Molecule: transfer RNA
Organism: Bacilli bacterium
RNA sequence: GCUCCUAUAGUUUAGUGGUAAAACAAAGCAAUGGUAAUGCUUAGAUCCAAGUUCGAUUCUUAGUAGGAGCACCA
Numbered sequence: 001g002c003u004c005c006u007a008u009a010g011u012u013u014a015g016u017g018g019u020a021a022a023a024c025a026a027a028g029c030a031a032u033g034g035u036a037a038u039g040c041u042u043a044g045a046u047c048c049a050a051g052u053u054c055g056a057u058u059c060u061u062a063g064u065a066g067g068a069g070c071a072c073c074a
Base pairs, nucleotide, nucleotide: 001070002069003068004067005066006065007064010024011023012022013021018054026042027041028040029039030038047063049061050060051059
């Protein structure tokens, strides 16, 4: 330098062109004589930009970061 893959909540993963889901973690409440476990509730995210579209997290392009392979130089 070229090709390919990945990027979603604090963490690990789903998901789909039309309200973004779950588990753990966090906060609150219940319960207990108290703590833990448990139950209920709440908040929390689509890497960045442009384009297509009525509508983009999804499709396209470029970029950024990470990973893999190939090539070049030494």